[in-house]
Context: one part of a larger RNA
RNA sequence: UGACGGAAGGGCACCACCAGGAGUGGAGCCUGCGGCUUAAUUUGACCCAACACGGGAAAACUCACCCGGCCUGGACACUGUGAGGAUUGACAGAUUGAAAGCUCUUUCUCGAUUCGGUGGGUGGUGGUGCAUGGCCGUUCUUAGUUGGUGGAGCGAUUUGUCUGGUUAAUUCCGAUAACGAACGAGACUCUAGCCUGCUAAAUAGUCAGGUCGUAUCCUUUAGCGAUCUCUUGACUUCUUAGAGGGACAAGCGGCAACUAGUCGCACGAGAUUGAGCAAUAACAGGUCUGUGAUGCCCUUAGAUGUUCGGGGCCGCACGCGCGCUACACUGAAGGGAACAACGAGUAAUUUUCCUGGCCCGAAUGGGUCGGGUAACCUGUUGAAUACCCUUCGUGACAGGGAUCGGGGCUUGCAAUUAUUCCCCGUGAACGAGGAAUUCCCAGUAAGCGCAAGUCAUAAGCUUGCGUUGAUUACGUCCCUGCCCUUUGUACA
Numbered sequence: 001u002g003a004c005g006g007a008a009g010g011g012c013a014c015c016a017c018c019a020g021g022a023g024u025g026g027a028g029c030c031u032g033c034g035g036c037u038u039a040a041u042u043u044g045a046c047c048c049a050a051c052a053c054g055g056g057a058a059a060a061c062u063c064a065c066c067c068g069g070c071c072u073g074g075a076c077a078c079u080g081u082g083a084g085g086a087u088u089g090a091c092a093g094a095u096u097g098a099a100a101g102c103u104c105u106u107u108c109u110c111g112a113u114u115c116g117g118u119g120g121g122u123g124g125u126g127g128u129g130c131a132u133g134g135c136c137g138u139u140c141u142u143a144g145u146u147g148g149u150g151g152a153g154c155g156a157u158u159u160g161u162c163u164g165g166u167u168a169a170u171u172c173c174g175a176u177a178a179c180g181a182a183c184g185a186g187a188c189u190c191u192a193g194c195c196u197g198c199u200a201a202a203u204a205g206u207c208a209g210g211u212c213g214u215a216u217c218c219u220u221u222a223g224c225g226a227u228c229u230c231u232u233g234a235c236u237u238c239u240u241a242g243a244g245g246g247a248c249a250a251g252c253g254g255c256a257a258c259u260a261g262u263c264g265c266a267c268g269a270g271a272u273u274g275a276g277c278a279a280u281a282a283c284a285g286g287u288c289u290g291u292g293a294u295g296c297c298c299u300u301a302g303a304u305g306u307u308c309g310g311g312g313c314c315g316c317a318c319g320c321g322c323g324c325u326a327c328a329c330u331g332a333a334g335g336g337a338a339c340a341a342c343g344a345g346u347a348a349u350u351u352u353c354c355u356g357g358c359c360c361g362a363a364u365g366g367g368u369c370g371g372g373u374a375a376c377c378u379g380u381u382g383a384a385u386a387c388c389c390u391u392c393g394u395g396a397c398a399g400g401g402a403u404c405g406g407g408g409c410u411u412g413c414a415a416u417u418a419u420u421c422c423c424c425g426u427g428a429a430c431g432a433g434g435a436a437u438u439c440c441c442a443g444u445a446a447g448c449g450c451a452a453g454u455c456a457u458a459a460g461c462u463u464g465c466g467u468u469g470a471u472u473a474c475g476u477c478c479c480u481g482c483c484c485u486u487u488g489u490a491c492a
Base pairs, nucleotide, nucleotide: 003489004488005487007486008485009484010483011482012481013480016476017475020440021439022438023437024436027325028324029323031321032320033319034318035316036315043054044053065311066310067309068308069307071305076119077118078117079116080115086113089108090107092105093104094103123299124298126297127296128295132293134287135286136285137283138282139281144183145182146181148179149178150159151158152157162174164173165172188276189275190274194245195244198242199241200240201239204236205235206234207233208232209228210227211226212225213224214223251265252264253263254262255261327433331392332391333390334389335388336387344378345377353372354371355370356369357368358367359366360365399430404425405424406423407422408421446468447467448466449465450464451463452462453461
C1' cells in the first nucleotide's frame, strides 16, 4: 500500500429488504445437467459469473462417440526399381451391407502421372484455454483511476483525490499546500413521444368532381357502394421520411450560505422513454469444438486424415435447474361481429421462396390459373386475449389433455426408437402446492397472440413486436451485498 474484522460512522441497490403482484418449489409433459446403463450413450461449462448455455430444436449430413468397409487429397528432395514396363483401371464368378476389382480366380488394359525406402511435409471437432492471440464473461452498474509541477517525508509513500452541504455520479458548491490537467461519469449515438411550419409523393392517401349501381308507390335531391392505369383536378390533415425546431429545472412559490440544489404549482406533446457505448487494475473465468489465428506434444496409411453403410448423442430404479399446460363458472364449448405492430419472402450451379383466387376433399392437404426480387403481391397481414348471443351448472364434470389403439396426408434417398400435422376413439395425475426461493414499480408486472432466428420437415426455446392492462412503494439499512472514511491486527 492493500486484504480482513464475529469494530465504529456515513452512503447506496427490488441480482437487498419493507408494502405488494406474478410465481417457481407439489402434478403431467417438454428441455438442459448429474447419476445409472450402454459397443457408444462424443464433449465443454458446475455459487453469483455452469445447467431452453455452446446461437446445441442432432433421423442421414452435422459428428467429434461406437461397429465395420474403401480412398490418399503421403507436397518436395535424395535414393532404388524401371520402357525387355514404374504403375493404373476393370467385366464376370467367389466375396461383401454394397453395382468397393476391397480381396481372390481369370486375364486384358494403362504408359512414367506413379511404386519401394529415407528425410521432410500435410491433415486432425486429437491433447493442453495452467503455453498463447483474439473475442466474450465477471469483479462492477457501481464511481472509480492516473500522471506533470509544487508541498510533506531519509524512504516506501502521501497531498491533490477533502470537515461540510448537494447529486444518479470524484455531480457540483465550497473548504483548501496545493495548482492546472487526462480517462471514466455526463455530454454522445440509436430509439419513443410533439410540429395543421419547410421539402415532397399513381409504390401513401385526403378532398372535390365525373361515370355506374343501389333501398321505398314512381321520379329527382340527399345517403351508401363501386370505379376514374377506361378519364380529371387540387392538396399533404391522416401515411411515409429528410432537413430542422422543441426542454434549459427556463417561469412562479416554499426550503437551503438564500451557494450547489431540492420540493410544489402552472404552462406544456414531453419536467427521469428505453437501450447502446463505457475507465484503471485484475481473474491462471470461458473458448485450441468459430477461424487457412497459434506454440509445444500426440497421430499420420491396419490413420486420431477423409469418405461410405449402420448405430449413438433421444437409452431410465433416481436427484437438480429453465419452462409449457392445468387444477375451471372472472370458466369451457358453439356461433357472430370487430381491432395491431415488429419482421420476412424465389433460381443462375439446376434443385422452387412468400403465397392470393378458383376447384376437389371431414381435416391435414391436393390440383390449377396468377401476383411479388416487394410502401406495388402475400396483406387492410380481418392475430389472440377482450366483446355480443346460446348451451353447460359444480360432479375428477362439457375442467384437464398425459398415455395408448386405429386410419390419413405431408417433408425427405430414408420416418421403425413413432419428423411435423390431421381425424376417430382412449381419458392418467392434477381440487392452488411444505421447507425454501426467483423476478419486478408504469404502458411496468401479468394475461394474450404475432413475426423472425433455427428450418427439407419445424417452437413447449430465444430475440423482438404489438394488444388488454392492475395491486403496492416512491422508503429504509433490519437481512443479503457494494462503496467511502476512521480504527485494529501484521496475516498477502
Annotation: A computed fold for a 492-nucleotide part of an RNA from a metagenome, annotated as small-subunit ribosomal RNA, 3' major domain. Rfam family: Eukaryotic small subunit ribosomal RNA. Its Rfam clan is "SSU clan".